A computed fold for a 153-nucleotide RNA from Pseudoxanthobacter soli DSM 19599, annotated as FMN riboswitch aptamer (RFN element). The same sequence occurs in records of 2 taxa. Lineage of the source: Bacteria > Pseudomonadota > Alphaproteobacteria > Segnochrobactraceae > Pseudoxanthobacter soli. The RNAcentral record of the sequence draws on Rfam and Ribocentre.
């Protein structure tokens, strides 16, 4: 030093304050928050070097969550099959489906990423009243990051 290999550990932040009202952490003013991997302009900080840190919510693409799709279960549809329509489980793993959101100026050769500004965005189910921030599933999964063993050059 390297790749496959097994194992283990980690792996999401926010409602403060006023308003209205029977009730709002869900609505209105005002605040608050930003996984993971890349890209990183020839950036920035830090050192004598060698090197180290640090840099996108909204560019790419990735997770969770919704939906499909096949399966089992219950209920409804007077009964039964089929079929529909409702609830629940599992399994696939993106299956043409949801899966958000940027613009001005500035520097420059070059920048949707620096640097000023001004803007947007945020699954699903719940709820005395509509949820990025509050319960839940979820003591779950996981994108990935480490680290050990151990193999080979």
């Nucleotide at each position: 030093g390297u790749g496959a290999a097994u194992u283990c550990u980690c792996a999401g932040g926010g409602c403060g304050g006023g308003g209205u009202g029977a009730a709002a952490g869900u609505c209105c003013c005002c605040a608050c928050c930003g996984g993971c991997g890349g890209u990183g302009a020839u950036g920035g900080c830090c050192g004598a070097g060698a090197g180290g840190c640090c840099g996108a919510g909204c560019c790419c693409g990735c997770g969770a969550g919704c939906g499909c799709u096949u399966c089992c279960c219950c209920g409804c549809u007077c009964u039964c099959c089929c079929g529909g329509c409702g609830g629940g489980g599992a399994a696939g793993g993106u299956c043409a489906g949801c899966a958000g959101a940027u613009c001005c100026g500035g520097u420059g050769c070059g920048a949707u990423c620096c640097c000023g500004g001004a803007g947007c965005c945020g699954a699903c189910g719940g709820u005395c009243a509509c949820a990025g921030u509050c319960c839940g599933g979820a003591u779950g999964g996981a994108a990935g990051a480490g680290a050990a063993u151990g193999u080979c050059g």